[in-house]
RNA sequence: CACUGAAUCCUUCAUGACGAAGGAACGGGGGACCCAAGCGGGCGCAAAUAGCGCCUAUGGGGCGAAUCCUUUGCGGUGGCCUAUCCUGCCGCGAGGGUAGGGUGACUCUCGCGCCCGAGCCCGUCAGCUAACCUCGUAAGUGGGUUCGAGAGA
Numbered sequence: 001c002a003c004u005g006a007a008u009c010c011u012u013c014a015u016g017a018c019g020a021a022g023g024a025a026c027g028g029g030g031g032a033c034c035c036a037a038g039c040g041g042g043c044g045c046a047a048a049u050a051g052c053g054c055c056u057a058u059g060g061g062g063c064g065a066a067u068c069c070u071u072u073g074c075g076g077u078g079g080c081c082u083a084u085c086c087u088g089c090c091g092c093g094a095g096g097g098u099a100g101g102g103u104g105a106c107u108c109u110c111g112c113g114c115c116c117g118a119g120c121c122c123g124u125c126a127g128c129u130a131a132c133c134u135c136g137u138a139a140g141u142g143g144g145u146u147c148g149a150g151a152g153a
Stems, first nucleotide, its partner, number of pairs: 001142004008024006025137006035127001040056006059125001060122004068097012100116005106152006
């Protein structure tokens, strides 16, 4: 100096230093009317959106771009079943893709390239939501001097 991110700036008091309080700005959560919604999933039976049985999962929600699909290894547990095979679910791991996101140093658009596509939290509870209430201001990374074109500043 620059990047991800809301995570920056200022004031007062105090200390040798560590600190405390407040304000602005930015960001998040809760919270009416109205509106929305009407208690997980799969299979079978059935008088068929009712009900019953079995299996499986453990509910729900928040921050965030971080969702979803699929292949495969190991283990567990069901279904059909003599068994193999097939098939469902759960846990741990290894791949491929993807909704979406970042970046290439003024802004926007297009193109091209390179990356990310995680993690954490609440604790059985919260849809939207005016007034109102409340919380955060961290953590981490890099070493470019136009990647190309157009328009603007």

A computed fold for a 153-nucleotide RNA from Paenibacillus phocaeensis, annotated as c-di-AMP riboswitch aptamer (ydaO/yuaA leader). The coordinates come from a structure-prediction model, not an experiment, and the mean pLDDT is 77. It matches the Rfam family "c-di-AMP riboswitch aptamer (ydaO/yuaA leader)". From the family's description: This family represents a conserved RNA structure found upstream of the ydaO and yuaA genes in Bacillus subtilis and related genes in other bacteria. RNAcentral holds the sequence, with entries from MGnify.